[in-house]
Context: one part of a larger RNA
RNA sequence: GCCGGCGACUUAUAGGCAGUGGCAGGUUAAAAUAGAGAAUAUUAAAGCCAUAGUGAAAGCGAGCCUUAAUAGGGCAUUAGUCACUGUUUAUAGACCCGAACCCAGAUGAUCUAGCCAUGACCAGGGUGAAGCUUAGAUAACACUAAGUGGAGGUCCGAAUCGACUGAUGUUGAAAAAUCAGCGGAUGAGUUGUAGUUAGUGAUGAAAUGCCAAUCGAAUCCGCAGCUAGCUGUGGUUCUUCCCGAAAAUGCCUUUUAGCGCAGCAGUUAAUACUUAAUCUUGGGAGUAAAGCACUUUCUCGAUGCGGGCUGUAAGAGCGGUACCAAAUCAAGGCAAACUCUGAAUACCACGUGUGUAGUUAGCCAGUGAGACAGUGGGGGAUAAGCUUCAUUGUUAAAAGGGAAACAGCCCAGAUGACCAGCUAAGGCCCCAAAAUAUUUGCUAAGUGAUAAAGGAAGUAGUAAUGCAUAGACAAACAGGAGGUUUGCUUAGAAGCAGCAAUCUUUUAAAGAGUGCGUAAUAGCUCACUGGUCUAGUGAUCCUGUGCCGAAAAUGAAUAGAACUAAGCAAUUUGCCGAUGCUGUGAGAUGUUUUUAUAUAUCGGUAGGGGAGCGUUCUGCAUUAGAUUGAAGCAUUAGUGUAAACAGAUGUGGAC
Numbered sequence: 001g002c003c004g005g006c007g008a009c010u011u012a013u014a015g016g017c018a019g020u021g022g023c024a025g026g027u028u029a030a031a032a033u034a035g036a037g038a039a040u041a042u043u044a045a046a047g048c049c050a051u052a053g054u055g056a057a058a059g060c061g062a063g064c065c066u067u068a069a070u071a072g073g074g075c076a077u078u079a080g081u082c083a084c085u086g087u088u089u090a091u092a093g094a095c096c097c098g099a100a101c102c103c104a105g106a107u108g109a110u111c112u113a114g115c116c117a118u119g120a121c122c123a124g125g126g127u128g129a130a131g132c133u134u135a136g137a138u139a140a141c142a143c144u145a146a147g148u149g150g151a152g153g154u155c156c157g158a159a160u161c162g163a164c165u166g167a168u169g170u171u172g173a174a175a176a177a178u179c180a181g182c183g184g185a186u187g188a189g190u191u192g193u194a195g196u197u198a199g200u201g202a203u204g205a206a207a208u209g210c211c212a213a214u215c216g217a218a219u220c221c222g223c224a225g226c227u228a229g230c231u232g233u234g235g236u237u238c239u240u241c242c243c244g245a246a247a248a249u250g251c252c253u254u255u256u257a258g259c260g261c262a263g264c265a266g267u268u269a270a271u272a273c274u275u276a277a278u279c280u281u282g283g284g285a286g287u288a289a290a291g292c293a294c295u296u297u298c299u300c301g302a303u304g305c306g307g308g309c310u311g312u313a314a315g316a317g318c319g320g321u322a323c324c325a326a327a328u329c330a331a332g333g334c335a336a337a338c339u340c341u342g343a344a345u346a347c348c349a350c351g352u353g354u355g356u357a358g359u360u361a362g363c364c365a366g367u368g369a370g371a372c373a374g375u376g377g378g379g380g381a382u383a384a385g386c387u388u389c390a391u392u393g394u395u396a397a398a399a400g401g402g403a404a405a406c407a408g409c410c411c412a413g414a415u416g417a418c419c420a421g422c423u424a425a426g427g428c429c430c431c432a433a434a435a436u437a438u439u440u441g442c443u444a445a446g447u448g449a450u451a452a453a454g455g456a457a458g459u460a461g462u463a464a465u466g467c468a469u470a471g472a473c474a475a476a477c478a479g480g481a482g483g484u485u486u487g488c489u490u491a492g493a494a495g496c497a498g499c500a501a502u503c504u505u506u507u508a509a510a511g512a513g514u515g516c517g518u519a520a521u522a523g524c525u526c527a528c529u530g531g532u533c534u535a536g537u538g539a540u541c542c543u544g545u546g547c548c549g550a551a552a553a554u555g556a557a558u559a560g561a562a563c564u565a566a567g568c569a570a571u572u573u574g575c576c577g578a579u580g581c582u583g584u585g586a587g588a589u590g591u592u593u594u595u596a597u598a599u600a601u602c603g604g605u606a607g608g609g610g611a612g613c614g615u616u617c618u619g620c621a622u623u624a625g626a627u628u629g630a631a632g633c634a635u636u637a638g639u640g641u642a643a644a645c646a647g648a649u650g651u652g653g654a655c
Stems, first nucleotide, its partner, number of pairs: 011092013025049003031043004053060002063075004095235002097232001098230001103222001105220003113197003117193005122187001124156003127152001131148006160184003164181005199215001201211001203209001208217001231257001238612006249262003253258001263367002266363006273355001274357001279351001281349003289341001290339002295335001297333003301329003306324002308321005370395010400411003415586001417584002420582003426576003430560001435573001437572001439570004448563001454548002458545004463540001465538003475532001477530003481505003486500003511526001515524002587602005593596001625655001632651005638645002
């Protein structure tokens, strides 16, 4: 882990409400008597509730209070009571299990910390302090040398005490060790025995260390079933029917994962035509839009108060101005905190409409973390599967079909049965049910089947337009000249560095020159013209659809296979397709009434209500079965909507 067993809303007292029953006023309590009795019966009328209310009260009283009031208003003007059952509230452990703690009293210093008393222990080796002796030395000391001596929180190193490093061990040999190295080792040393200090404390060369494998407050028992608003994915046991637009919101809260009140559910009654959608009519508004009449603000123009700069002047002043610029005028814009205007919706009111509706009252719940999508906004970066409001939907608490898969998207709301039919969204070449359907176009990119600025004689179409049989466009052939090297500039400038001008002649035509080129010329070419050729050709706006732009991490992904339609835009008619709708049987829940018809309904979490099944133990009643086989167990084509029940066969061996 699995299997089996046990295991959680109880009990008492006091209230509220509902149901059932007794009595109509209800009812006894302690106690007593009878009794074997704490059973039961009888007695017991104290007490409790009700029978009158109202007022703060005195009080008054079918009325009382308020008040100056006789106005108005508030409460009242009688059905209860006792018991049982259910539910709920309060007080108790109060559905069960679960702390860390706090406090009180005891028990611990055989572990360990400090101290006291009394004992014990420290191989061996090195170093060689003071002092002393002898010798030298001195006037005597000092001093020097050699010896002797044996000091030290001295040195090396066993026992012993410790514990710096590594490995092993890690369900160990061991709840801290082993192995190899390591530190102190006559000292603030180590250690035996016996004492002492106690938890709001002791002890501590101080680590919050240690005080019996327990220490930021020991252990044991008690208070104690402490308390737990818990992020504890805790647990909490049979069936079926009905409701469920439950909620995830507002306000308060040492409150934000918890409560309280309101909101929304269920259930029981009452009420009355009150309700939702819809429609008619009538309203207010200041949003969207729009606008510039106010306020804020932007741009341009005209006029130019005032200022700056500047000329003149001794100063006052008088002028100038390609500067800044008030105000006004004219033109054009912007606005959540602008409005001369101003919708759609929504909202309100009188009607209309009507119910398993609404409203009111009693009782009694859950919820008070929401999520995404569309729309209108704030925050953010007009980011987020982001955040925060409003509003609608779905999910939550909703299965089925579609979107390849996919709580929140699209369609649609599952009482149950059927090898019946029709549709929705979405689809109809194959996978895979249904069109290899119809008509007309487009696309060549596998676009379809991911994206922008931007780019391009892709391609199809619309519109308007230039040139053209008096021969266009393209191509190839020929010409493309003179004044002149225009003037200026320049070292040079000759069509072609630059500036100015840009005339005239010959012509079919030819610029004081379109580009290349030279130091400057030269040279090539173009515009322009002729003939050859022959029928279209050039430029522009717009529309449809394609192309480039186009880089991501396991392995390419219209779901795939494949497709030139089986793609895209239109067109027409069919078909497929769901637990939707219909059909045929069946069941249940409401309402209705003529009682067997009609009609509506039957997804469902939290949660509420109804009706049932079964188990253990016990009381009472009726009793019964069993070795010709009880309970239990196993198998099993029966019955019931289900929980379950019955029968049969085998096993079992006594209820």
Predicted 3D model of a 655-nucleotide part of an RNA (large-subunit ribosomal RNA, domain II) from Riquetophycus sp. Its Rfam family is "Bacterial large subunit ribosomal RNA". The organism belongs to Riquetophycus, within Eukaryota.